Small-subunit ribosomal RNA, central domain from a bacterium, 356 nucleotides, folded computationally. RNAcentral holds the full RNA, with entries from SILVA.

Context: one part of a larger RNA
RNA sequence: UUGGGUCUAAAGAGCCCGUAGCUGGUCCGUUAAGUUUCCUGUGAAAUCUUAGAGCUUAACUUUAAGGCGUGCAGGAAAUACUGGCGAGACUUGAGAGCGGGGGAGGUCUAGAGUACUCAUGGGGUAGCGGUAAAAUGCUGUAAUCCUAUGAGGACUUCCAGUGGCGAAGGCGCUAGACCAAAACGCGUCUGACAGUGAGGGACGAAGGCUAGGAGAACGAAUCGGAUUAGAUACCCGAGUAGCCCUAGCAGUAAAUGAUGCAGACUGUGGUGUUGCGAUAGCUUCGAGCUGUUGCAGUGCCGUAGUGUAGAUGUUAAGUCUGCCACCUGGGGAGUACGGCCGCAAGGCUGAAACUU
Numbered sequence: 001u002u003g004g005g006u007c008u009a010a011a012g013a014g015c016c017c018g019u020a021g022c023u024g025g026u027c028c029g030u031u032a033a034g035u036u037u038c039c040u041g042u043g044a045a046a047u048c049u050u051a052g053a054g055c056u057u058a059a060c061u062u063u064a065a066g067g068c069g070u071g072c073a074g075g076a077a078a079u080a081c082u083g084g085c086g087a088g089a090c091u092u093g094a095g096a097g098c099g100g101g102g103g104a105g106g107u108c109u110a111g112a113g114u115a116c117u118c119a120u121g122g123g124g125u126a127g128c129g130g131u132a133a134a135a136u137g138c139u140g141u142a143a144u145c146c147u148a149u150g151a152g153g154a155c156u157u158c159c160a161g162u163g164g165c166g167a168a169g170g171c172g173c174u175a176g177a178c179c180a181a182a183a184c185g186c187g188u189c190u191g192a193c194a195g196u197g198a199g200g201g202a203c204g205a206a207g208g209c210u211a212g213g214a215g216a217a218c219g220a221a222u223c224g225g226a227u228u229a230g231a232u233a234c235c236c237g238a239g240u241a242g243c244c245c246u247a248g249c250a251g252u253a254a255a256u257g258a259u260g261c262a263g264a265c266u267g268u269g270g271u272g273u274u275g276c277g278a279u280a281g282c283u284u285c286g287a288g289c290u291g292u293u294g295c296a297g298u299g300c301c302g303u304a305g306u307g308u309a310g311a312u313g314u315u316a317a318g319u320c321u322g323c324c325a326c327c328u329g330g331g332g333a334g335u336a337c338g339g340c341c342g343c344a345a346g347g348c349u350g351a352a353a354c355u356u
Base pairs, nucleotide, nucleotide: 003328004327005326006325007310008309012324014203016201017200021196022195023194025090026089027088028086029085030084031083033082034081035078036077037076038075039074040073041072042071048066049065050064051063052062053061054060093193094190095189096188097186098185099184105179106178107177108176109175110174111173112156113155116152117151118150119149120148121147122146123145127138128137164171165170208249209248210247211246212245213244218242222238223237224236225235260323261322262321263320264319265318269301270300271299272298273297274296275295276294277293278292279291280290281289282288305312306311329356330355331354338349339348340347341346
C1' cells in the first nucleotide's frame, strides 16, 4: 500500500535474446468501440431542503413537493484525441545494401619466445639454502656455481595507455582458417517492420563436483622448523587436491558505475584521448606532421538544475515519456517448512512465533 522511493539509508534482476502483455512516427479516407453532449426509462425506504399537519411547544412523528442517488440500459448526435478498417500514401524511427578503415571480440589449428624444473655429459670443491635472527631442509652416492645437450608443463616480458573490443562474465606472443559485432561515410532499397518484456531460453569469474588425461611453477589440506604463555596463524622448508587439457554438471560473487533498458530535450562550456569522415597548411611525399570541424566512444573539470549531504552534472543522480524488476524498521533469516532444480556441495522460491 490509489502514496513515496531504489549510487551511498530498505530497494536495479549478473547479463542478453525473446513469447504473451503494455506502449508506439507523419499524412489521408472511413468507422464510431473508447470519449463528449442531449433525451427516455430505471436508480427501495430512511436521511437532506422547503411548505404544511399532529403530540401544550420543541426534539420527535407525519403529508406534499423538490433534491440526492455521481450508476445501469436504450436512443439521437459530435468526431479533436485513443482504438478498429483501407492490396491507402510517406520517410525522419528501425532494418537491409554498398565503401574504405579500426579492435587483447569468439572458436580452432600450427608455430615461436625467455624463464623455470628435471635428466645426462664436462668443469669445479665445501658448503648451499633460508631469515629480523635461526632452524627444519639439500649436500662427500659431489650439492650450490659455471658450461653443453635433451625432456616437460605452464605462461606470454617490453609494446601497454583512466588505450581498445565484448551483452555481461571477460579478452593481451606470432601466423592462418572460420564466425560475429560496433562506429564512420553514401542516401541505393524496404516502408513503422519499433520500444520494453511477466513466464521461457542462451551465456555466465573464481572456487566446487563427475569421468579420462597431463602435471613444470605455484599451492588450500597436511607434515616438519621457528615465533609465542599458547600459535590449530603470520615467517621458513616440504607438499596433496586444485590450477592446465577433453567431455559434462553446477549457476553463484563487493557478478560494482553498488547507478535496469529505450527515446526526446536542457545557451551548455572547457580540456585530454580512441575510431571513422570532411577541410586548410606543412611535407623527408609515408597508412606522415600540425590546425579547424562532424559523428561515435572513453576520461577529467565544471554552469544551470538536482540532491540530506558526499556528490552528480549531454556517459545525469537534470526535465519528461514507455516498459520491466525491486523496496516498505532492526534482529529472528536469506533461516524453517513445502515445492522446483542438482551426483553432491548446494541453488531458486521464501515465512512465522518471539524479540526490540